């Protein structure tokens, strides 16, 4: 220095030929059950997706550009 691949709720991850501003596991909140707590059962609850910019009716998804990580040749 050249090529590739990864960044998505508080963790983890899904979504695949661009069509829900996004699902699900844990957490976390509440509420039933219980003497109480644990487990369990219910209902909520957080992401405008490393960051700008472009295409486009419409991008997590496509393109370039940066940031950070990883593989790989030299």
């Nucleotide at each position: 220095g050249g090529c590739c691949c990864c960044u998505u709720c508080g963790u983890c991850u899904a979504a695949u030929c661009g069509g829900c501003g996004a699902g699900g596991a844990c957490g976390c909140c509440a509420g039933c059950c219980u003497c109480u707590c644990a487990a369990g059962c219910u209902g909520g609850u957080a992401a405008u997706g490393u960051u700008g910019a472009g295409u486009u009716c419409a991008a997590g998804u496509c393109u370039c550009a940066c940031a950070g990580g990883g593989g790989u040749c030299a």
The RNA shown here (transfer RNA) has 74 nucleotides and comes from an Oscillospiraceae bacterium. It matches the Rfam family "tRNA". The family's RNA type in Rfam is transfer RNA. The sequence was found in a public genome assembly. The prediction has a mean pLDDT of 80.